RNA sequence: AGAGUUUGAUCCUGGCUCAGGAUGAACGCUGGCGGUGUGCCUUAUACAUGCAAGUCGAACGAUGAAGCAGAGCUUGCUCUGUGGAUUAGUGGCAAACGGGUGAGUACAAGAUAGGUAACCUACCCUAAAGAUGGGGAUAUACGGCAGAAAUGCUGGGUAAUACCCAAUAAUGUCUCUUUUUUAAUUAAUUGAGAAGAAAGGCGCAAGCCGCUUUAGGACGGACUUAUCCCCUAUCAGUUAGUUGGUGAGGUAACGGCUCACCAAGACUACGACGGGUAGCUGGUCUGAGAGGACGGUCAGCCACAUUGGGACUGAGACACGGCCCAGACUCCUACGGGAGGCAGCAGUCGGGAAUAUUCGGCAAUGGGCGAAAGCCUGACCGAGCGACACCGCGUGAGCGACGAAGGCCUUCGGGUCGUAAAGCUCUUUUAUUUGGGAAGAAUGCAUAGCAAUAUGUUUGACGGUACCAGAUGAAUAAGCUCCAGCUAACUACGUGCCAGCAGCUGCGGUAAUACGUAGGGAGCGAGCGUUAUCCGGAGUCACUGGGCGUAAAGGGUCCGCAGGUGUCCUGUUAAGUUAGAUGUUAAAUCGCAAGGCUCAACCUUGCGGCUGCAUCUAAUACUGGCAGGAUAGAGGAUAGGUGACGGAAGUGGAAUUCCUGGUGGAGAGGUAAAAUCCGUAGAUAUCAGGAGGAACACCCGUGGCGUAGGCGGCUUCCGAACCUAUACCUGACACUCAGGGACGAAAGCUAGGGGAGCAAACAGGAUUAGAUACCCUGGUAGUCCUAGCUGUAAACGAUGAAUACUAGAUAGUGGGUGCUACACCGCACUCACCGCCGUAGCUAACGCGUUAAGUAUUCCGCCUGGGAAGUACGAUCGCAAGUUUGAAACUCAAAGGAAUUGACGGGUCCCCGCACAAGCAGCGAGGCAUGUGGCUUAAUUCGAUGCAACACGAAGAACCUUACCUGGACUUGACAUGUUUUUGAAAACCCAAAGAAACUUGGGCCCUUCUAGUUUACUAGAACAGAUUCACAGGUGGUGCAUGGUUGUCGUCAGCUCGUGUCGUGAGAUGUAAGGUUAAGUCCUUAAACGAGCGCAACCUCUGUCAUUAGUUGCCACCAGUUCGGCUGAGCACUCUAAUGAGACCGCUAGCGACAAGCUAGAGGAAGAUGGAGAUGACGUCAAAUCCUCACGUCCCUUAUGUCCAGGGCCGCACACAUGCGACAAUGGUAGAGACAGCAGGUCGCGAUGAAGUAAUUCUGAGCUAAUCCUUAAACUCUGCCCCAGUACAGAUCGAGGGCUGAAAUUCGACCUCGUGAAGAUGGAGUUGCUAGUAAACGCAGGUCAGCUAUACUGCGUUGAAUACGUUCCCGGGGAUUGUACACACCGCCCGUCACACCACCCGAGUCGUGUGCACCCGAAGUCGGAUACCCUGACCGCAAGGAGGGGGCUGCCGAAGGUGUGCUCGGUAAGGAGGGUGAAGUCGUAACAAGGCA
Repeated sequence: AGAGUUUGAUCCUGGCUCAGGAUGAACGCUGGCGGUGUGCCUUAUACAUGCAAGUCGAACGAUGAAGCAGAGCUUGCUCUGUGGAUUAGUGGCAAACGGGUGAGUACAAGAUAGGUAACCUACCCUAAAGAUGGGGAUAUACGGCAGAAAUGCUGGGUAAUACCCAAUAAUGUCUCUUUUUUAAUUAAUUGAGAAGAAAGGCGCAAGCCGCUUUAGGACGGACUUAUCCCCUAUCAGUUAGUUGGUGAGGUAACGGCUCACCAAGACUACGACGGGUAGCUGGUCUGAGAGGACGGUCAGCCACAUUGGGACUGAGACACGGCCCAGACUCCUACGGGAGGCAGCAGUCGGGAAUAUUCGGCAAUGGGCGAAAGCCUGACCGAGCGACACCGCGUGAGCGACGAAGGCCUUCGGGUCGUAAAGCUCUUUUAUUUGGGAAGAAUGCAUAGCAAUAUGUUUGACGGUACCAGAUGAAUAAGCUCCAGCUAACUACGUGCCAGCAGCUGCGGUAAUACGUAGGGAGCGAGCGUUAUCCGGAGUCACUGGGCGUAAAGGGUCCGCAGGUGUCCUGUUAAGUUAGAUGUUAAAUCGCAAGGCUCAACCUUGCGGCUGCAUCUAAUACUGGCAGGAUAGAGGAUAGGUGACGGAAGUGGAAUUCCUGGUGGAGAGGUAAAAUCCGUAGAUAUCAGGAGGAACACCCGUGGCGUAGGCGGCUUCCGAACCUAUACCUGACACUCAGGGACGAAAGCUAGGGGAGCAAACAGGAUUAGAUACCCUGGUAGUCCUAGCUGUAAACGAUGAAUACUAGAUAGUGGGUGCUACACCGCACUCACCGCCGUAGCUAACGCGUUAAGUAUUCCGCCUGGGAAGUACGAUCGCAAGUUUGAAACUCAAAGGAAUUGACGGGUCCCCGCACAAGCAGCGAGGCAUGUGGCUUAAUUCGAUGCAACACGAAGAACCUUACCUGGACUUGACAUGUUUUUGAAAACCCAAAGAAACUUGGGCCCUUCUAGUUUACUAGAACAGAUUCACAGGUGGUGCAUGGUUGUCGUCAGCUCGUGUCGUGAGAUGUAAGGUUAAGUCCUUAAACGAGCGCAACCUCUGUCAUUAGUUGCCACCAGUUCGGCUGAGCACUCUAAUGAGACCGCUAGCGACAAGCUAGAGGAAGAUGGAGAUGACGUCAAAUCCUCACGUCCCUUAUGUCCAGGGCCGCACACAUGCGACAAUGGUAGAGACAGCAGGUCGCGAUGAAGUAAUUCUGAGCUAAUCCUUAAACUCUGCCCCAGUACAGAUCGAGGGCUGAAAUUCGACCUCGUGAAGAUGGAGUUGCUAGUAAACGCAGGUCAGCUAUACUGCGUUGAAUACGUUCCCGGGGAUUGUACACACCGCCCGUCACACCACCCGAGUCGUGUGCACCCGAAGUCGGAUACCCUGACCGCAAGGAGGGGGCUGCCGAAGGUGUGCUCGGUAAGGAGGGUGAAGUCGUAACAAGGCA
């Protein structure tokens, strides 16, 4: 610091996601040790048990243990004294601290800085003064009584540092007063008066500890001010003790704190009131920072203590381990009544994803009490549990192979785990064990001393712990996640859109680096991953630091209060601002530097900082305040000018419609075409007259006016605006504006008019599959006027207002000034406005560009992913329709802008093609052949399926082929290579048997060769052959969507690209566009292009002309012979053959064209504009075809999916399609006669001749290894017959008989003869081929092949036409341009209803609860007040009676809980209802995207 993800690609906008850090965490797998921290985030739910606050006998009475001393005598007992252990009570102090929790609380808390002249403060410190004289009670205990208990009642008696009275006292308090002071009885001060205190204890003593009053301090608190402090306006008004005053009460103290009276205030858009959430802070996490989020541990403050209320005591509480009352709950009970409060430490149940021991000790630190010893202390110090976090250590180290075994992979060679292991040597942190063993300790006590102090002695929970040393021995110790990209790290197997993964993009449908496993690797490491949450990245709320023409976003327009901002000069002030100083900003934290634990974490010390606040001083440029002045902003005045500016009244002509009358006589109207409709009752048309309403042709113009909406005949009246000139007046009066106000198209609403035309709704006619539409005929609201309402529009320049600045060119509108020939015209300058082009600059681009979207300033409005949704709820306005404001759940990873390249369009333009047109011949009807589909079958093998499958693979299925079916056989195999064992007999070969054959069985023949050793024999090895074993063979089995190769197609269409340069942010563009031209991206000219490549063309083959060369098997003009046949001699001229050349290039002429390219015509020429034909097929498209030609990956079969054999099938037949043949006849058929080719093939062959047969054919076999022989074309021509008929046309079908090929002709061959003689009389819609030696017609040859289904295919020649005006239309193609929401590219994309499933939400008769307001009822405890007739009463007064005073009871106000009624609010639930979202391939249509077929 960035990255992934929208697209075919690009730039931008914009969201989503990831990498980092953090945590009081949890979960999964794993787990050696130690240190330091940390640990109920949930139910402020309920709690068993133990402990957490006591202490003082030196305050008091009482109790009176041990011990000691004495006495008595009964000699082990009693008594006395001393002693003071023990402790219930009175009394004092503490219990208000410490500890816990975060429910409540948005301020009454907290933080920071102040104030109190408006206050208090026990214990402590300092200072001053004092402590005199009296009195009466009372608890415990004891006696009696009640009760289950808790506890209580009563009698007589008792003490105090308990209580009371009196005296005395000022520098204290109060009242009055003097003087000064203050805003003020605010403070100080002079004088006088009044009230007002005390307690003792210990000690031999000195003395010590207490007590009372006062002043000061310290500590702690109380009150108060300013500033800061979350979300919500779908909370806009709140408030009656409310705001203030006077007086009183109350308080430590100010105060409506409380009360009486008076006034009517107080708070609020700078957010009151209400609702939601929340303890606040130091700080913590993150971040570059600014910020954002958080507030656990530690520290400060606050609040709370089962819920609510209340006071008492006290220095301090309205009190966690106190009291009273009320509620809920729990427990005890003898049913009468009582007891309780873990949010103290442990612990339990429950809740939860989740959070520890019913531990040790007061040794240390701190606290309470005490004179002290000491006692108490779940504060605290320690230990225990948990990888919860941070930090540290270890799980060994060295040597050790061209590298063991094993695993995995493999191209089978090897690679890798891997120096890793083993092995050898070493070390011992850790572990186990043995021995030693701390610091943390200071106090205290005793003795001595006046004392400071000295000496001695005692105290350790942790803990026999840390630490140190010895011994043993590598011994006790590694996992987790990931490996497609982001993101470091790859292979194999399994799986087969299944199982699964996934943070995002996305992986998985048979070769998955993405699933699962393994091997290997990467990362971290006693941890590693996941989940959750926060910050970051996110400049994605933008202060730093964003935007608004088209991406989300300028309010419809104007006016305008508050607010914000504001021209020049001078003076003053010092609020903002700037600088300095002082105080504060607790400690901890943080930074730096040291130090202590072996290091670190951790701890200690010092310094710095804590960006803040306050006070003081200084400065005065800028902003602000005050005062004075100015005129450039703004406004006014005067003079001219402009216009569909507004309102009102009047008025005009044209046209439509209607009415009346005339003429006239059959149609009119309407449409793509029609019909509904009008018309013989007279329409339409035409003429005349009349009525009525609405709108104003031409002028009319990117002309004018208006803030916008908007405004158009003419005239008048009223009103407003703007522009120019002058520089006369005022003197900043200005700009922008939340809220507010006014205006505001069309449609719509209310009331009343009006109504010609037009025209939602509606009706009819058409169109259509339908047509609730588009088209037509009608037609009502409405459109018009008056008075109101509504308040919205793509209210758009999709561009808020104002000011200033920043090149120009040009058109127009309204003015002004100057010059001139002064009228017109013109020229120059200038102000205001409206357009178009354009520089700089800006912009994602498009574009904007002095009328900014440029450069700046001021103010307002608005935006923050898409959908849900401008919806719901609430509120507001409205008569209604509806408007304004305006969410969420849920869902997606995009949605979007601009531009690019394609593709597409029922867009446009240009061009081409047998594409159409013009023609010729067909197909489509019938019969047959062949192929295909379908059906059938044991099998009917497989493939090819729009063009581009269907006489296609197949250039030839009776067996074979053959892949299919049935049956029978074989198993290292029909075929290849190697190998183990074994035989030398067998096998091969011959014969025989069964059998359909394959094959099986039996017999016969044969009894091997070579080399070595010890050479007959035997053994070993090699060769050959057989058997056998293992590797393997084999597969027309799958996958053409794993592939190579080959092929089709667009298309022989003219296109497809590259290098360099240039333009563009980029995809890309340019080149390849433009103007001509061509069959052609063919060529020419021009231009930011210049060149090049693959295609085009040419080169190649055939053909057309000529020449040269060469003449056998070819040829025959001349010469000769002839059996008359180039037959022979001779010849090579000609034809021909087959090799080499020539020839044609727009070269020449004329015209056109741009002086080009080229086009048109002509000459010459065998041929003329590519002469004709072929071969040749660019980049690519169709996952096009083929695994059954071949090759090949992978999967599958292996006594079978392999191999062999026989038979069958591929030929099956209701039917449909395709391609052909031959016909339907006279341009014909038939009979006879006659003529003319070329390409080819031939020795297991072609086969002449002759003979036989009606013929197919048979017999014979000349010639030919071929320019030599085989070897005869047919249509055509001539002659005769047929005479328009299902025929002397046509030949299907069937019967009979033959020969041919072949082992074989039944399924299933062709051919011949005789007989039979079907449909068919020129073919609907539609559709095919062809432009010249072409179509059409005619035959011939060949391949395959034993034969043939060939009417097919491939070639060959013979005869030989018609037509093309032309490019509007159909089809296909090329180029340019345009639109696009398409890019799998229109066979695209995509909308809505309906049906089904799921999800969240809204409404909902109601119903159940939460919170809260108001009114009323009831009214506990308790404070305060009242009254005192009742009851009780020690201290004081009084001789007494009695009194004073006090208490109880009574009573009034307030008052918690509770109750009743009525609102508001939030939530749960609900029959039913509405819309929304998401789903697999559902249904219906086709609304949008192209002119989307009606923009």
Small-subunit ribosomal RNA from a metagenome, 1495 nucleotides, folded computationally.
The sequence is in RNAcentral, with records from SILVA.
It matches the Rfam family "Bacterial small subunit ribosomal RNA". Rfam links the family to the GO terms ribosome and structural constituent of ribosome.
Its mean pLDDT, the model's own confidence on a scale to 100, is 83.